The prediction has a mean pLDDT of 75. The RNA shown here (Bacterial RNase P class A) has 423 nucleotides and comes from a Deltaproteobacteria bacterium. Its Rfam family is "Bacterial RNase P class A". By type it is a ribozyme. It was read from a public genome assembly, where an Rfam model found it.
[in-house]
RNA sequence: CCAGCGGGGUGGGCAACCGUCGGCGGUCCAUUAGGGGCCGCGGGAGGAAAGUCCGAGCUCCGCCGGGCAGGCUGCUGGCUAACGGCCAGUCGGGGUGACCUGCAGGAAAGUGCCACAGAAACGAUACCGCCUCUCAAUCGGACCCACGCGAGCCAUGCGAGCGCCGAGGACGAGGUAAGGGCGAACCGGUGCGGUAAGAGCGCACCGCGCGGGUGGUGACACUCGCGGCCGAGGCAAACCCCAGUCGGAGCAAGGCCGAAUAGGGAUCGAGCGCGCGCGAGCGAGCAGCGGGUGGUCCACCUGCGAGAUCCGGGUCAGGCCGCUCGAGCGCCGAGGCAACUCGGCGCCUAGACGAAUGGUUGCCACCUCGCGGAACGAAAGCGCCGCGGGGAACAGAACUCGGCUUACAGCCCCGCUGGUACU
Numbered sequence: 001c002c003a004g005c006g007g008g009g010u011g012g013g014c015a016a017c018c019g020u021c022g023g024c025g026g027u028c029c030a031u032u033a034g035g036g037g038c039c040g041c042g043g044g045a046g047g048a049a050a051g052u053c054c055g056a057g058c059u060c061c062g063c064c065g066g067g068c069a070g071g072c073u074g075c076u077g078g079c080u081a082a083c084g085g086c087c088a089g090u091c092g093g094g095g096u097g098a099c100c101u102g103c104a105g106g107a108a109a110g111u112g113c114c115a116c117a118g119a120a121a122c123g124a125u126a127c128c129g130c131c132u133c134u135c136a137a138u139c140g141g142a143c144c145c146a147c148g149c150g151a152g153c154c155a156u157g158c159g160a161g162c163g164c165c166g167a168g169g170a171c172g173a174g175g176u177a178a179g180g181g182c183g184a185a186c187c188g189g190u191g192c193g194g195u196a197a198g199a200g201c202g203c204a205c206c207g208c209g210c211g212g213g214u215g216g217u218g219a220c221a222c223u224c225g226c227g228g229c230c231g232a233g234g235c236a237a238a239c240c241c242c243a244g245u246c247g248g249a250g251c252a253a254g255g256c257c258g259a260a261u262a263g264g265g266a267u268c269g270a271g272c273g274c275g276c277g278c279g280a281g282c283g284a285g286c287a288g289c290g291g292g293u294g295g296u297c298c299a300c301c302u303g304c305g306a307g308a309u310c311c312g313g314g315u316c317a318g319g320c321c322g323c324u325c326g327a328g329c330g331c332c333g334a335g336g337c338a339a340c341u342c343g344g345c346g347c348c349u350a351g352a353c354g355a356a357u358g359g360u361u362g363c364c365a366c367c368u369c370g371c372g373g374a375a376c377g378a379a380a381g382c383g384c385c386g387c388g389g390g391g392a393a394c395a396g397a398a399c400u401c402g403g404c405u406u407a408c409a410g411c412c413c414c415g416c417u418g419g420u421a422c423u
Base pairs, nucleotide, nucleotide: 001419002418003417004416005415006414007413008412009411010410012364013363014362015361016360017359018358020044021043023041024040025039026038027037028036029035046394050405051404053403054402055401056400057399058250059249060248061247065298066297067296068295070246071245072244073243074242075089076088077087078086079085090104091102092101093100094099105241106240110239111238112235113234114233127180128179129176130175131174132173133172138167139166140165141164147163148162149161152158153157188206189205190204191203192202193201207230208227209226210225211224212223213222214221215220254321255320256319257318264311265310266309267308268307271286272285274283275282276281288304289303290302291301292300328347329346330345331344332343333342334341335340366391367390368389369388370387371386372385373384
């Protein structure tokens, strides 16, 4: 100097005027659920407010427990109110690396799938290929002296050729899975030896299985020994098994006040015996039914006509609370690799309700483009000064928090990796 990786911050500032919402104080006026006017002093969108994906606080129902089904999570250890989050680590994958990432429990409990291609994808198999074999055709050599067989012919004689060696290697048979092919993936991998050619056939190393030792809280890591039928793998983000965990609904939750109407109509809608009593009736029990905020069964509570369904009517331009002090923020110290925890000091920082937090102007800062200038310099460029033009991301609270995910122009800071040049 170039390229990259990880983290943090900011994402305009100041002032004036006008406007707007809310808090506190004073004062005046009202008082009908609720207030209004004036003056003064403070305050008023985010790192994601977004998505509504997780977890909670809070409110209400249940109160209170089990079982089954179902959902969620899935390496280890820690943090946290909790989580599917965060931190640290282990293992797998990617990258030269800083780092990034995970579909990270179980395939010997069972079921299922691996299309097409290929010989073959659950126990083997052979498409091409390699090797061997009583061997065929063919070619070359030796021999043509002798011997054996002997086609054919002019037939008692003549006589090619074969038998030997080498090449070759059809058809068939056997051996083979090293080489090639097919495929996402195929019967452990690489190398050496060995073999007719090959193969864990043998050996070395690696991998795998079994058994020890050492280190670590642990996931795991390292190491030693034995084993060559060490024969089949992959997929569980396939069903499943295992471990852990799980009431429900949600601020449109839930309360208070005001106002209004038709405490309307229709349908469905279950028993048994016992005790007391003259009787009307009363009481408990069994059973049945209704209700009880995920499904289902039991248990428990409650009711005995509770309820269920349908039609019709009122309230709806109602008001107030919930509504902002929080698992809150900032600084310092201690502990911890860290996430975070503990302690001390300080701070209060929107609560709207068809929904406020805005508009205008000026100055400054930031980015970018152009022009000019000074200085250094061989020159260019960066930086500096002046002038002019343009730009300024993603995007707006609605009960509140801890996370995740997505979007984001520009600028600043910290740490780390690789490369190049010089010294």